Predicted 3D model of a 111-nucleotide RNA (SAM riboswitch aptamer (S box leader)) from a soil metagenome. The sequence is in RNAcentral, with records from MGnify. Rfam family: SAM riboswitch aptamer (S box leader). Gene Ontology term of the family: regulation of gene expression. Its mean pLDDT, the model's own confidence on a scale to 100, is 85.
RNA sequence: CAUCUAGAGGAGCGGAGGGAUCUGGCCCGAUGAAGCUCCGGCAACCACCUCGACCGCAAGGACGAGACAGGUGCCAACUCCAGCAGGUUGCAGUCGAAGACCUGGAAGAUG
Numbered sequence: 001c002a003u004c005u006a007g008a009g010g011a012g013c014g015g016a017g018g019g020a021u022c023u024g025g026c027c028c029g030a031u032g033a034a035g036c037u038c039c040g041g042c043a044a045c046c047a048c049c050u051c052g053a054c055c056g057c058a059a060g061g062a063c064g065a066g067a068c069a070g071g072u073g074c075c076a077a078c079u080c081c082a083g084c085a086g087g088u089u090g091c092a093g094u095c096g097a098a099g100a101c102c103u104g105g106a107a108g109a110u111g
Stems, first nucleotide, its partner, number of pairs: 001111004009039005017028003022083004040075003045071002049066004054061002079107001084104006
């Protein structure tokens, strides 16, 4: 800096935890959690390749589209949800709590 509501799981070992951290919630788990191994899959960030247009005297650079699948990553739930700020709504009216919703932020993950 970019992306994070899409997508994709079986087996063996293992044996009680897990969903990053703290708090609260809600889930997953003895019909077997974490972890390790094997195999499979998803995706397309990077590399490689092709094409187009651009900059450059050149070497080259950067952009878009496509192809591929070598290097990563990923394969319950939106990054499981919230926390901070602003806004909308909030039961006939006013105020507006809880709650619900939207936007942003923080933190985090991956490249």